RNA sequence: GCAAACUCGAAGCAAUUCGGGGACGCAAAGCCACGGGACCUCGAUCAGAGGUCGGCCGGGCUGCCG
Numbered sequence: 001g002c003a004a005a006c007u008c009g010a011a012g013c014a015a016u017u018c019g020g021g022g023a024c025g026c027a028a029a030g031c032c033a034c035g036g037g038a039c040c041u042c043g044a045u046c047a048g049a050g051g052u053c054g055g056c057c058g059g060g061c062u063g064c065c066g
Base pairs, nucleotide, nucleotide: 001026002025006021007020008019009018010017011016024055030061031060032059034058035057036056037053038052039051040050041049042048
């Protein structure tokens, strides 16, 4: 510096997101949906299409102190 769970309000069919309160934690818990994976919607249960998750993993860029 950021900010989990929980909670209040709002948006969304949903996953989930935003704002307030709040801190479990985090050198990258900063940025990017590129790859994998998980989740939601449509579809016929297949194939497929659209969406969500970066605090699921990998990758790219930047980055504090020693």
Model confidence (mean pLDDT): 84 of 100. A computed fold for a 66-nucleotide RNA from a soil metagenome, annotated as c-di-GMP-I riboswitch aptamer. The RNAcentral record of the sequence draws on MGnify.